[in-house]
RNA sequence: GGGCCUAUCGUCUAUCGGCUAGGAUGACACCUUGACGUGGUGUAGGGGGCGGUUCGAUUCCGCCUAGGCCCA
Numbered sequence: 001g002g003g004c005c006u007a008u009c010g011u012c013u014a015u016c017g018g019c020u021a022g023g024a025u026g027a028c029a030c031c032u033u034g035a036c037g038u039g040g041u042g043u044a045g046g047g048g049g050c051g052g053u054u055c056g057a058u059u060c061c062g063c064c065u066a067g068g069c070c071c072a
Stems, first nucleotide, its partner, number of pairs: 001071007010025004018055001027043005048064005
């Protein structure tokens, strides 16, 4: 330098155009216990950036950024 793949709550991971973005784990609060733990309930917490397509984009397209793999 070229090609391919990936980017979603703190972490892991669903969601093949209708999202009010789901789950697990972690955090916090409450219930349960003599207490801790376990268990239960609830709350907060997320689409890498800029454009495009579309009535509507996390999803499709382009570029950029970051990471990974391959070739040179």
A computed fold for a 72-nucleotide RNA from Candidatus Iainarchaeum sp., annotated as transfer RNA. Rfam family: tRNA. Rfam classes the family as a transfer RNA. Its mean pLDDT, the model's own confidence on a scale to 100, is 86.